[in-house]
C1' cells in the first nucleotide's frame, strides 16, 4: 500500500423569514392573543412471531389441531438473541445449518442399467471336480464355480494393500470404517482412547409417521363513560369468543335467530414504562444489579412544509396511528474501531 471479514455511529447542520400542530403559564371577547417546551424511521415498511392492556367469563379437563426440535445459559416471553457442540464452505479472519428418531410401520428413488431390495448376471474370469467329441501335448463344449475386472447412473452392497484360490471373494491379515464394551476429560451435546467382533445395502421425515416440550380466543374499529332516538312482526328452545365431547353458568317476565324502522355526536382509552442516557460491579457473551440524571410526538379527512444565506459526503430507501421486544425486506454516501490474507521496506 491493496484485497477483504466482523460489529457500530450518521441518515444532513447553522441562520433569518413566513406558515401548521401539540403543550405549560398569564390575560380574556371561551377561541383568541402573548410567552416558554415540544413535533416520524433505522427501517416508521411486511403483518410475520412473541408479549402487555380491554372483554368473553365463574372458565376447567380430555381429544383432535398447530408450532418448536443438537446441549448450556438470557429474557416478560418468542419460532428471538448469547456461547458451545457436530457438519458443510472458506488459505485466513469468518459464513451457513428445517442439526431428535430410518432395527415401529407405510410412500418414494425417473430415465439408463443384468440389476436400486425378498436384489442382480449384460460384457466377462474359471472349469480344479464330473461328462461329451477331436487331429488326444492339446483344444472346442455341457454341467458347474465366480461377481475380483468393464459397462450404466447422483448411488451398485465396505474402501486400500497383502496373503491365498482353478477363477475369485473379509475368504485369511493390516490399517481405515462400522457395531458392541469399558475408561478419561467435560454439567452436557459430544471427544479422545483401549478392548472385542468378519461384521453390511444406501438416500429419504422441508413425505406420512413416532418421540419429547410447549399452545383458551378476539381484538384499540378491544373496551368504558355521557348524549341522540324509537316500532314492531315471526319463528325455535336452547344459549355461553376457533373444531368435538364431558364439566359448570344462565334460560320461558327470559335467551338465540329471521324480516322491518329509528339514533349516531362528544369524552376517556392516548402516552411515565418490561423507558431513554451514563457511570460502576458481575458475566466469555447475551445480559443483569447498583447509584446518578432526563421526560423526548399523540394526529382524527388525519399535523413538521415554503423561500433565503453559509457549511458541506447526504440527491438512497422512504411518512407514527394502542405500545413494546424481535425476525426478515429495501437501501445513496460518510465514518470508527478490532481482526485476516497479498506484497514491499527497515
Nucleotide at each position: 500500500u491493496a484485497a477483504g471479514u466482523c460489529a457500530g455511529u450518521c441518515a444532513g447542520a447553522c441562520g433569518a423569514u413566513c406558515g401548521c400542530u401539540u403543550u405549560g403559564c398569564u390575560a380574556u371577547u371561551u377561541a383568541u392573543a402573548g410567552u416558554g417546551g415540544g413535533g416520524a424511521g433505522g427501517a416508521a415498511a411486511g403483518u410475520c412471531c412473541g408479549g402487555a392492556c380491554u372483554c368473553c367469563a365463574u372458565a376447567g379437563a380430555g381429544c383432535a389441531a398447530a408450532a418448536c426440535g443438537c446441549c448450556g445459559g438470557g429474557u416478560a416471553a418468542c419460532g428471538c438473541c448469547c456461547g458451545g457442540g457436530c457438519g458443510c464452505c472458506g488459505u485466513g479472519a469468518g459464513g451457513c445449518g428445517a442439526u431428535g428418531g430410518a432395527c415401529a410401520g407405510u410412500a418414494u428413488c425417473a430415465c439408463a442399467g443384468a440389476a436400486a431390495a425378498u436384489a442382480u448376471a449384460c460384457c466377462g474370469c474359471c472349469g480344479a471336480u464330473g461328462u461329451c467329441u477331436u487331429u488326444u501335448u492339446a483344444a472346442g463344449g455341457c454341467a458347474g464355480g465366480u461377481a475380483a475386472g468393464g459397462u450404466u447412473g447422483a448411488a451398485a452392497u465396505g474402501g486400500u494393500g497383502c496373503g491365498g484360490u482353478a477363477a475369485g471373494a473379509g475368504c485369511g491379515c493390516a490399517c481405515c470404517g462400522c457395531g458392541c464394551u469399558g475408561a478419561u476429560g467435560g454439567u452436557a451435546a459430544c471427544a479422545u482412547c483401549a478392548g472385542u467382533g468378519g461384521c453390511a445395502g444406501g438416500a429419504g421425515a422441508a413425505a406420512c409417521c413416532c418421540c419429547g416440550u410447549u399452545u383458551g380466543g378476539a381484538g384499540c374499529a378491544a373496551g368504558a363513560u355521557c348524549a341522540a332516538g324509537c316500532a314492531g312482526a315471526a319463528a325455535u328452545a336452547a344459549c355461553g369468543u376457533g373444531g368435538c365431547u364431558c364439566g359448570c353458568g344462565u334460560g320461558a317476565u327470559u335467551a338465540u335467530u329471521u324480516c322491518g324502522g329509528g339514533u349516531a355526536g362528544a369524552u376517556c382509552g392516548c402516552a411515565a414504562c418490561a423507558g431513554g442516557g451514563u457511570a460502576u460491579c458481575g458475566g466469555u457473551a447475551a445480559c443483569g444489579g447498583u447509584g446518578c440524571u432526563c421526560g423526548c410526538a399523540g394526529a382524527u379527512g388525519a399535523a413538521u412544509g415554503g423561500u433565503c444565506g453559509u457549511c458541506c459526503u447526504a440527491u438512497a430507501c422512504a411518512g407514527a396511528a394502542u405500545c413494546c421486544g424481535g425476525c426478515u425486506u429495501a437501501c445513496a454516501g460518510a465514518u470508527u474501531g478490532a481482526c485476516u490474507u497479498a506484497c514491499u521496506c527497515u
Molecule: Bacterial RNase P class A
Organism: Pseudomonadota bacterium